[in-house]
Two RNAs folded together computationally: RNase P RNA and transfer RNA, 457 nucleotides in total.
The prediction has a mean pLDDT of 78.
RNA sequence: AGAUGGUCGGAUGACCGCUUUCGUCCUCGUACGGGAGAGGAAAGUCCGGGCUCCACGGGAACACGGUGCCGGGUAACGCCCGGCGGGGGCGACCCCAGGGAAAGUGCCACAGAAAGCAAACCGCCCAUAUAGCUUCGGCAAUGCGGGUAAGGGUGAAAGGGUGCGGUAAGAGCGCACCGCGCUGCUGGCAACGGUAGCGGCAAGGUAAACCCCACCGGGAGCAAGACCAAAUAGGGGCGGUCAGCUGGUUCGGCCAGCAGGGGUGUUCCCGCCUCACCGUCCGGGUAGGUUGCGCGAGGCGCUUGGUAACAGGCGUCCCAGAUGAAUGGUCAUCCCGGCCUCCGUUUCGGCGGCGGCGUGGACAGAACCCGGCUUACAGACCGUCU
RNA sequence: GCGAGAUAGCUCAGGCGGUCAGAGCGUCGGAUUCAUAACCCGGAGGUCGAGAGUUCGAGUCUCUCUCUCGC
Numbered sequence: 001a002g003a004u005g006g007u008c009g010g011a012u013g014a015c016c017g018c019u020u021u022c023g024u025c026c027u028c029g030u031a032c033g034g035g036a037g038a039g040g041a042a043a044g045u046c047c048g049g050g051c052u053c054c055a056c057g058g059g060a061a062c063a064c065g066g067u068g069c070c071g072g073g074u075a076a077c078g079c080c081c082g083g084c085g086g087g088g089g090c091g092a093c094c095c096c097a098g099g100g101a102a103a104g105u106g107c108c109a110c111a112g113a114a115a116g117c118a119a120a121c122c123g124c125c126c127a128u129a130u131a132g133c134u135u136c137g138g139c140a141a142u143g144c145g146g147g148u149a150a151g152g153g154u155g156a157a158a159g160g161g162u163g164c165g166g167u168a169a170g171a172g173c174g175c176a177c178c179g180c181g182c183u184g185c186u187g188g189c190a191a192c193g194g195u196a197g198c199g200g201c202a203a204g205g206u207a208a209a210c211c212c213c214a215c216c217g218g219g220a221g222c223a224a225g226a227c228c229a230a231a232u233a234g235g236g237g238c239g240g241u242c243a244g245c246u247g248g249u250u251c252g253g254c255c256a257g258c259a260g261g262g263g264u265g266u267u268c269c270c271g272c273c274u275c276a277c278c279g280u281c282c283g284g285g286u287a288g289g290u291u292g293c294g295c296g297a298g299g300c301g302c303u304u305g306g307u308a309a310c311a312g313g314c315g316u317c318c319c320a321g322a323u324g325a326a327u328g329g330u331c332a333u334c335c336c337g338g339c340c341u342c343c344g345u346u347u348c349g350g351c352g353g354c355g356g357c358g359u360g361g362a363c364a365g366a367a368c369c370c371g372g373c374u375u376a377c378a379g380a381c382c383g384u385c386u
Numbered sequence: 387g388c389g390a391g392a393u394a395g396c397u398c399a400g401g402c403g404g405u406c407a408g409a410g411c412g413u414c415g416g417a418u419u420c421a422u423a424a425c426c427c428g429g430a431g432g433u434c435g436a437g438a439g440u441u442c443g444a445g446u447c448u449c450u451c452u453c454u455c456g457c
Base pairs, nucleotide, nucleotide: 001386002385003384004383005382006381007380008379010334011333012332013331014330015329016328018037019036020035021034022033023032024031025029039363043374044373046372047371048370049369050368051221052220053219054218064217065216066215067214068213069083070082071081072080073079084098085096086095087094088093099212100211104210105209106206107205108204121152122151123148124147125146126145128143129142130141132139133138160178161177162176163175164174165173179201180199181198182197183196184195185194186193187192225291226290227289228288235282236281237280238279239278240277241276244258245257246256247255248254260275261274262273263272264271298317299316300315301314302313303312304311305310335361336360338357339356340355342353343352344351345350387457388456389455390454391453392452395411396410397409398408404442413429414428415427416426435451436450437449438448439447
């Protein structure tokens, strides 16, 4: 100068408060006294579970969503540990949505001759025709026909790379090495590695495009759920009072018709719905209250197994439960950091000391709980390594 | 606790990634009119909320943040 793992994240005292819990009382009061009282992320709500309710006879398939190298850990995971492969860095180390593109389909804009069973624009080469020059051997130009993917140019990408041979020029056309594929042997539980032979380049990219393969997944969430339960309105039972007319009747405001009132946005017509009061009881739901709600995949220490994640054993501890929502405020001293004056030293970058000044000390705050991930975080300390 | 969204000054489109960054209103200039409005013609105006990743290529696909809204 870096890399990486971990710990802490102001301390002490006094006074005044807040929440909760325990105890005491000739005083039962929000009284007095004692105890406890935010985090590594309590956050984002991105995953996985516990718990609760709903649905469901069991299994499978389809659809939808998610995950995706291999092995292990775990209650489970998209998390963690170890390994493999690829990439970056001199290195410690870091990063990777890291299955399948020879199952199928789609897409590859612009540029470019050609972009997906390849393609001839320039160039190179051969043959031929025409006119030209000529030292008569040929040379060079143009047109036409053919060969050629080595070179130029376009593009993100042009059908392996480098070298030698070969050829009219070229070309895996041949050879060597590298890459790729197949087969065998071999190490490893496996991913994969090593090696030998063969093939002679076919099979470009894209699956965070559709898709294929393997595995996983019922839905909703503490506003879940349980209990208690006002006022008002409405429902039902019982008793009573009153009633527009007529009829019926099981003699009950029980039924039907007519009339009337109210509603159907407003006026009329037609149609539809509905029908008084008092007392008492019952049940449902709302406001509100109680619970769910703090002993748990718990913390700490020692030890055993394991490279590790982690697992087992023993001992020990009890550690927030608010509901407009407590966990704070003030003062003093100290710590860390900042600024200034002076002194010393200096390799002129700074370093050390005395004193003063007033300010700052991060990110942020539980709300059913737990395991992870991600994001935010002034500063301090420790270990290992380059 | 659950869900939806962010594109021009405002309101909104944008299919299976490419020459696709658009529409209406507004604004600016011109034309018309005695003048103004309307009508007509033309133009400007965008880090597609921010940052990464996949890809040759991202407004679009994926991830992480920020903000807003609803239950």